[in-house]
Context: one part of a larger RNA
RNA sequence: CGCUUCCUAAGGAACUCGGCAAAAUGGCUCUGUAACUUCGGGAUAAAGAGUGCCUUAUUUUUAAGGUUGCAAUUACCAGAUCCAUGCGACUGUUUAACAAAAACACAAGUCUCCGUUAAGUUGAUAAAACGAUAUAUGGGGGCUGACGCCUGCCCAGUGCCGGAAGGUUAAAGAAAUCGGUUAGCUUUGGCGAAGCUGGUAACUGAAGCCUCGGUGAACGGCGGUAGUAACUAUAACUAUCCAAAGGUAGCGAAAUUCCUUGUCAGGUAAGUUCUGACCCGCACGAAAGGCGUAACGAUAUGGAUACUGUCUCAGGAAGCGACUCG
Repeated sequence: CGCUUCCUAAGGAACUCGGCAAAAUGGCUCUGUAACUUCGGGAUAAAGAGUGCCUUAUUUUUAAGGUUGCAAUUACCAGAUCCAUGCGACUGUUUAACAAAAACACAAGUCUCCGUUAAGUUGAUAAAACGAUAUAUGGGGGCUGACGCCUGCCCAGUGCCGGAAGGUUAAAGAAAUCGGUUAGCUUUGGCGAAGCUGGUAACUGAAGCCUCGGUGAACGGCGGUAGUAACUAUAACUAUCCAAAGGUAGCGAAAUUCCUUGUCAGGUAAGUUCUGACCCGCACGAAAGGCGUAACGAUAUGGAUACUGUCUCAGGAAGCGACUCG
């Protein structure tokens, strides 16, 4: 000097990104227990008392004897607590070996497909199998994610569903027409039936597309400019352009706010964090759900009490190393 363990005057988070680590709390009995709440909880809330008494001796304290109760922890074992906020309802699951979470799942909600040789899935095609020895209170797929209050406008684009009047449209069929070949005829230049064969092709011809309508808990989207009120400021109001429709309720400097340490208030002597408001939302917003919410959380953030070598600021002790000798 290092590691492990223990102690420390006065102070008590001044340490630090951050109370990380350590200390502290702790069992049993009794008293007592708030906001909030889904009335179950919260709750071991918090807070407090006791954990022995009597006699004798004894400075503290200890020793001996006696005694009660449901309960008498000096061994070990054995909750720190409270306030506020974000996220996720919860128990659960996850990156075996850097991430345990706000991610996944979940009960529940909703949309959609499927009538049984079901839809869907595996299988090169298939056979076959699963679905299911099930049958719409069932099965598959998508999204949201307890519960409470709710879930606005847009069908122009894309998708899906439905309609069949019209337009377009393949293979296939095919009237007609244009060639090739040649029996025959011939003025020797040619013409040319039938059959066979090649090209063009009117017309017939489904789904689809065009078209018409519906559909958002389908993919998605949800404006700009200018003026205006008897101080000023602002604009309930007006005008105009564009659009399918111009963001409703609720929330809002937010896990979203660039400017930004926005402004005001609270907490501190002092607060880029935190809480409550404001709204100028760069760039919230309603099942890629919106806003709340008791309980829960090895979750994230801020504050407080207690407690402490985290620190002011170090010191000491024990053991094991290091070091010296062997």
Predicted 3D model of a 326-nucleotide part of an RNA (large-subunit ribosomal RNA, domain IV) from Trachelomonas bernardinensis.
The source organism's lineage runs through Eukaryota, Euglenozoa, Spirocuta, Euglenaceae and Trachelomonas.
The RNAcentral record of the full RNA draws on SILVA.
It matches the Rfam family "Bacterial large subunit ribosomal RNA".